A computed fold for a 350-nucleotide part of an RNA from an uncultured bacterium, annotated as small-subunit ribosomal RNA, central domain. The full RNA is in RNAcentral, with records from Greengenes. The coordinates come from a structure-prediction model, not an experiment, and the mean pLDDT is 86. Its Rfam family is "Bacterial small subunit ribosomal RNA". Gene Ontology terms of the family: ribosome and structural constituent of ribosome.

Context: one part of a larger RNA
């Protein structure tokens, strides 16, 4: 490089939308560029295969055929691939008719509790550890009752439930708003997959600017442990945590398993329509879908394990890998406010 691979040994992009591009349902006419068949023509000798000659043989050599996987012209063939033109619905859309949801963003409202502030009751401790002590408290703390302020986050309900492409989503109401699923079969007529580059979204930390700050709580300071103790354990404590709006673009962004289509034993929980059966009803029992768990058979696999939510069996596209260190490091590019990120070697060495 032909391969050959990507849960866990190197390797699925964090995750959508979506350009070029690649790949594509069944039906019939038509072309004839791919295919595929013959025929000219050309593919220089030498080389190299066949059969024969020539040196005493053999390397050497000389006739003569072959072969020359390829091109050019031409003349057909029409199954498949492409290219046109028609109708077709099962793939995809629409609608029609329901139900589910911490989906999404905006406002508004609740009640628990935590500190904090007044005020009353009430006195000596209180908190705090493994034991302490540092802090708090006779200037009345801790406990407790009232009233107030004020910021965050929503107990039970709760559930291998349930929504989202991922990142993620949980307290009530309201307004706007997306997407999926049933169940119809009216409507379009393949409008369809995947997508380099390309936009766009993306947890927590950080980062600008302006609020706001209740608990927490890096950094810091003090007490403690230790042989030291820039820790672990206490007592305080600023950024931060929270809003708006702009940046950052990485996570064990994990199911460490791209996306799509089909197809191949059962069994059993669980969410949501629908249909049927049965009943006065509601459960209950069948039946098909769509999601979400367990066990399990062929299969598969290096073993663990996976097994209609495949790691199975097959097709299409798309990203990656290619022995360890050095290195996700230098350099240069792009990108950022910076912190950084992204692209990404080499020498050298086992």
């Nucleotide at each position: 490089c032909u391969g050959g691979g990507c849960g866990u040994a190197a390797a699925g992009g964090g995750c959508g939308c979506g350009u070029a591009g690649g790949c594509g349902g069944a039906u019939u006419u038509u072309u004839a560029a791919g295919u595929c068949a013959g025929a000219u023509g050309u593919g220089a000798a030498a080389a190299c295969c066949c059969a024969g000659g020539g040196c005493u043989u053999a390397a050497c050599u000389c006739u003569g055929g072959g072969a020359g996987u390829g091109c050019a012209u031409u003349u057909g063939a029409a199954a498949c691939u492409g290219g046109a033109g028609a109708g077709c619905u099962u793939g995809a859309g629409u609608g029609c008719a329901g139900g589910a949801g911490a989906g999404g963003u905006a406002a508004g409202u609740g009640g628990a509790a935590u500190u904090c502030c007044u005020a009353g009751u009430g006195u000596a401790g209180c908190g705090g550890u493994g034991a302490a002590a540092u802090g708090c408290g006779u200037a009345g703390a801790u406990a407790u009752u009232a009233g107030g302020a004020g910021g965050a986050a929503c107990a039970c309900c709760a559930g291998u439930g349930g929504c989202g492409a991922a990142g993620g989503c949980g307290a009530c109401u309201u307004a706007c708003u997306g997407g999926a699923c049933u169940g119809u079969a009216a409507c379009u007529g393949a409008c369809g997959c995947u997508g380099a580059g390309g936009c766009g979204c993306g947890a927590a930390a950080g980062c600008g600017u302006g609020g706001g700050g209740a608990g927490c709580a890096g950094a810091c300071a003090g007490g403690a442990u230790u042989a030291g103790a820039u820790a672990c354990c206490c007592u305080g404590g600023u950024a931060g945590u929270c809003c708006a709006c702009g940046c950052u673009g990485u996570a064990a962004a994990c199911g460490a398993u791209g996306g799509a289509u089909a197809c191949u034993a059962g069994g059993u929980g669980u969410g949501g329509g629908a249909g049927g059966u049965a009943u006065c009803g509601a459960c209950c029992c069948c039946u098909a879908c769509c999601g979400u768990g367990c066990c399990g058979c062929a299969g598969u696999a290096a073993a663990c394990g996976c097994a209609a939510u495949a790691a199975g069996u097959a097709u299409c596209c798309u990203g990656c890998c290619u022995g360890g260190g050095g290195a996700g490091u230098a350099c240069g590019g792009c990108c950022g406010c910076a912190a950084g990120g992204u692209u990404g070697a080499a020498a050298c060495u086992c």